[in-house]
The part of an RNA shown here (small-subunit ribosomal RNA, central domain) has 349 nucleotides and comes from an uncultured bacterium. The full RNA is in RNAcentral, with records from ENA and SILVA. It matches the Rfam family "Bacterial small subunit ribosomal RNA". The coordinates come from a structure-prediction model, not an experiment, and the mean pLDDT is 89.

Context: one part of a larger RNA
């Protein structure tokens, strides 16, 4: 290779767009590429299976038949793939109404707290710890009271809520804008699903310019603790964290769970809709659409999953094939770097 897998044993790409592929819904006709049949040729001889015969057997050697599964021509079928005409509306999408939400991007804005700075009170401590000191304080702190800067983050409401394709989103207002859902069935008429290669987003940290720094805080310092303490614990304290542009592109980017489709017992919550019932804010039922728990059948090595399947199937990608060497070296490409991607071998158990 093939096979059998990938929630935790080795394996789902971080996540969405979408090219080529690959697969694809109903009905009717046509065509005959695949497909199925008949005939003809042709598929050397030996070999190779039967069967018979000849060396006394037997090996070997002769004769008849098959077989050579395959390729061309040609008549023929039309269920299925295909093409190709033509219609349909169930699949996808279009409008119409209607509510939901921290979806996103910009400019404005708000009151609590830390910290500085001014001024007033006010007088020996404060801070900090297991307990202490480094620290700050008579040049007047800490407490406290008005004033004022500045940055950054938004208590409470807050919820196994919600949104969004992930990463992620949380004061309040405006402006622009994306996405789902329900309701109608009015348009279109398979326009679909998946997706190598691309392209685009993509937490934190880190880079480069330019700002901006209250707080908190890698490196540093310095006090303590130890036997030692390049930690933990305390005082300080600079990159960074905040912005605007550019770049890195990786995380246990986790449901450790690709995506879409269809189908298979139930019970309880909860969030947004919409019917229909009861005079009712309320209560019961019915239904679409998320999120959660619990549990049949089935599945699973077990754990445990169970309509949001890891269950029964389908179609596309991706990955995995003993442990260590190693996500390493060597090339390549991408980057300013830092390094990221792609990715072995010897050797060894």
């Nucleotide at each position: 290779c093939u096979g059998g897998g990938u929630g935790u044993a080795a394996a789902g790409g971080g996540a969405g767009c979408g090219u080529a592929g690959a697969c694809g819904g109903a009905g009717a006709g046509a065509c005959a590429a695949g497909u199925c049949u008949g005939a003809u040729g042709u598929g050397a001889a030996a070999a190779c299976c039967c069967a018979g015969g000849g060396c006394u057997c037997a090996a070997c050697c002769c004769c008849g038949g098959g077989a050579c599964u395959g390729c061309a021509u040609u008549g023929g079928a039309a269920a299925c793939u295909g093409u190709u005409u033509u219609u349909c509306u169930a699949g996808a999408g279009u409008g119409u109404c209607g509510g939901a939400g921290a979806g996103g991007u910009a400019a404005g804005u708000g009151g609590a707290a830390u910290u500085c700075c001014u001024a007033g009170u006010g007088u020996a401590g404060c801070g900090g710890u297991g307990a202490a000191a480094u620290g700050c304080g008579u040049a007047g702190a800490u407490a406290u009271u008005a004033g004022g800067a500045g940055g950054a983050a938004c208590a409470c409401c807050a919820g196994u809520g919600g949104c969004g394709a992930a990463g992620g989103c949380g004061g309040c207002u405006u402006a622009c804008u994306g996405g789902a859902c329900g309701a109608u069935g009015a348009c279109u008429g398979a326009c679909g699903u998946u997706g190598a290669g691309g392209c685009u987003c993509g937490a934190a940290a880190g880079c480069g310019u330019g700002g901006g720094g209250a707080g908190c805080a890698a490196a540093c310092a310095g006090g303590a603790u130890u036997a030692g303490a390049u930690a933990c614990c305390c005082u300080g304290g600079u990159a960074g964290u905040c912005c605007a542009c550019g770049c890195c592109g990786u995380a246990a980017a986790c449901g450790a769970u690709g995506a879409c489709u269809g189908c298979u017992a139930g019970g309880u919550g909860u969030c947004g809709g919409g019917g229909g019932g009861c005079a009712a804010a309320g209560c019961c039922u019915u239904u679409c659409g998320g999120u959660g728990c619990c549990g049949c059948a089935g599945c699973a090595a077990a754990c445990g999953c169970a309509a949001u399947a890891a269950g029964c199937a389908g179609u596309c990608c991706a990955c995995c094939u003993g442990g260590g060497g190693a996500g390493u070296a060597c090339g390549u490409u991408c980057g300013c770097a830092a390094g990221a991607a792609u990715g072995a071998a010897a050797c060894u158990c």